[in-house]
RNA sequence: CGCACGCGAUCGCCUAAUCCUGUCUGGAACCGGGGAACCAUUCGGUACUGAGGUUCAGUACCCCGGGGUGAAUCGGCCGCACCUGGCCGUAGGAGACCUUCCUCUCCGAACCCGUCAGCUAACCCGGUCGGCGAGAUGGAAGGAAAGG
Numbered sequence: 001c002g003c004a005c006g007c008g009a010u011c012g013c014c015u016a017a018u019c020c021u022g023u024c025u026g027g028a029a030c031c032g033g034g035g036a037a038c039c040a041u042u043c044g045g046u047a048c049u050g051a052g053g054u055u056c057a058g059u060a061c062c063c064c065g066g067g068g069u070g071a072a073u074c075g076g077c078c079g080c081a082c083c084u085g086g087c088c089g090u091a092g093g094a095g096a097c098c099u100u101c102c103u104c105u106c107c108g109a110a111c112c113c114g115u116c117a118g119c120u121a122a123c124c125c126g127g128u129c130g131g132c133g134a135g136a137u138g139g140a141a142g143g144a145a146a147g148g
Base pairs, nucleotide, nucleotide: 010134011133012132013131014130018028019027020026029128030127031126032125033124034123039118044062045061046060047059048058049057050056051055065116066113067112068111069110074089075088076087077086078085092107093106094105095104097143098142099141100140101139102138
């Protein structure tokens, strides 16, 4: 002097996931779900039981119906007895003031409900986790802020 790792501080990033208060705890803000009219939509499977007569009701199971959070959706190819994997794209999404354009880098997952929920005023019920970075893409136009 350089590189790697660990800890702390500071400043930031993704995300709704922050702030205040407090003896016990609560509040604000942001976010999500359910829920009228109007409008829109058109009704899973299997087994058992009961009543009935070819239908109705109840229970259990399935996830093959449907739905939710989220940017995370949809294709093509290869492999594979099955389980299951990979590569290339893509709707869409993120990147240190904000918006737009161009450019660069990256993501394009995961989970939940359990036959059930469209929209939806009043109303009702919940969440505030987790994971990263150290000049963190750069340029242009407009604006903002700070400074003078």
Molecule: c-di-AMP riboswitch aptamer (ydaO/yuaA leader)
Organism: Streptacidiphilus jeojiense